């Protein structure tokens, strides 16, 4: 002064009142057609997270679809390994970054085709030449000289790409030779193709050996390859079931006026009152719904993620939804010792496994580096 990995996380202790759910037992001439439901008392047992959150991935379970093949999308994309499964993890490889611990990387194909590289720039891919450099060969102009030639000069034709500009990116990089100048044009050196062996399950190193080098990025641009993927979600689904539509039986009777008789009324009387039975599943009610890839210790295999095995524990769950409040005390900072001040993000809704993202005061550990 940095880098990783963990831990707990409105705390820990008591004390009152209370909420929710479970299991047992006592009571109610409780509700309800039925399944089923509660209402008091007692007595036990439990009652938010590390992310319950985003629903972003991958699976349990359900229910619908499905002979088999292509198409069309979508998703993933170095190697091995874990796993129920991932787009998660672990371990390794290559690449980038830091001095280092270490961290980060959709990390197959640009030599299949196609498209795009905005501004700038001469030129963004069959390269081209704006400043520059050279003009060796031609060319003009001069000067010498008998003459043949010589030298000096312009930058006309030409050569060239070293230097400068532009830009993410300009057709390997750096030295040396070389040349008019320059150029892999030659050489060494790196850096690249190709191939040969070796090491490695492999990604992929190492070495040798040829080849001046023979194709600029971009595929989270479209594409190409390889793998993969039905769709819809607990409001999924499954019992149970009034009322009411429908069907089929019987069928002359049926109800009311407070019990009984008369006696009135009111519905029917084959276009059919009731009664029953059967029906689809509405209200409502129950389940699904918490023993689950579970939790926790310990042995053993493994570098690890993980796995085998054993011993112990059962740990919210309804319903638009309980998990609360109040007091003492403890805790962390700060004091004038009288006190102030703080303690976060957040709340289960069928259930796991991840990832992502929120976050207080802190606590442990291990490593790297730099000064005394």
């Nucleotide at each position: 002064a940095c880098g990783c990995g963990c831990g707990a996380g409105u705390g820990a202790g008591g004390a009152u009142c209370g909420c929710c759910g479970c299991g047992g037992g006592g009571u109610c001439u409780g509700c309800g057609a039925g399944a089923g439901c509660g209402g008091c008392c007692c007595c036990g047992c439990g009652g938010a997270g590390g992310a319950a959150a985003g629903u972003c991935c991958g699976a349990g379970c359900u229910c619908c679809a499905c002979a088999g093949g292509g198409c069309a999308g979508g998703g993933u994309g170095c190697c091995g390994g874990g796993u129920a499964a991932c787009g998660c993890c672990c371990g390794g490889g290559c690449g980038g970054c830091g001095a280092a611990a270490g961290c980060c990387g959709a990390c197959g194909g640009a030599a299949a085709g196609u498209g795009c590289c905005g501004c700038a720039g001469a030129a963004a891919g069959u390269a081209a030449a704006c400043c520059g450099c050279c003009g060796a060969u031609g060319g003009c102009u001069u000067c010498u000289g008998a003459g043949a030639g010589g030298g000096a000069g312009c930058a006309c034709a030409g050569g060239c790409a070293a230097g400068g500009g532009u830009g993410a990116a300009a057709g390997g990089g750096u030295g040396c030779g070389g040349u008019a100048a320059g150029a892999g044009c030659g050489c060494a050196c790196c850096g690249g193709g190709c191939u040969u062996c070796c090491g490695g399950u492999g990604a992929c190193g190492g070495a040798g050996g040829u080849c001046g080098c023979a194709u600029g990025g971009c595929a989270a641009a479209c594409c190409c390859c390889a793998c993969u993927c039905g769709g819809a979600g607990c409001a999924a689904g499954g019992c149970c079931a009034a009322g009411c539509a429908g069907g089929g039986a019987c069928g002359a009777g049926g109800g009311g006026c407070g019990g009984c008789c008369c006696g009135c009324c009111c519905c029917a009387u084959c276009u059919g009152a009731g009664u029953c039975c059967u029906g689809g599943g509405u209200a409502g009610g129950c389940u699904g719904c918490a023993u689950g890839a579970g939790g926790u210790c310990c042995c053993c295999a493994g570098c690890a993620a993980u796995g085998u095995g054993g011993g112990c524990c059962c740990c919210a769950g309804a319903g638009a939804a309980a998990u609360g409040a109040u007091c003492c005390c403890c805790c962390c900072g700060g004091u004038u010792c009288g006190c102030c001040g703080g303690g976060a993000c957040a709340g289960a809704a069928c259930u796991c496994g991840g990832c992502u993202u929120a976050u207080u005061c802190c606590g442990c550990g291990c490593g790297u580096c730099u000064c005394c």